[in-house]
RNA sequence: GGGUGUAUAGCACAGUGGCACAGCAUUCGACUGCAGAUCGGGAGGUCCCCGGUUCAAACCCGGGUGCUCCCA
Repeated sequence: GGGUGUAUAGCACAGUGGCACAGCAUUCGACUGCAGAUCGGGAGGUCCCCGGUUCAAACCCGGGUGCUCCCA
């Protein structure tokens, strides 16, 4: 330099066009003498950035950036 894949919550991830899902962590409650384990509830997301297509975009298209792998 050319190509592939990838970027979504603190962590690790799902989501093939119609208001983003569950787990761990966190917080509150139940249980317990206290704690742990277990059970229930809550909070936490400008879906990497810019633009386009569309009635509607995390998803499709173009460009950019980071990371992974392959070729040279």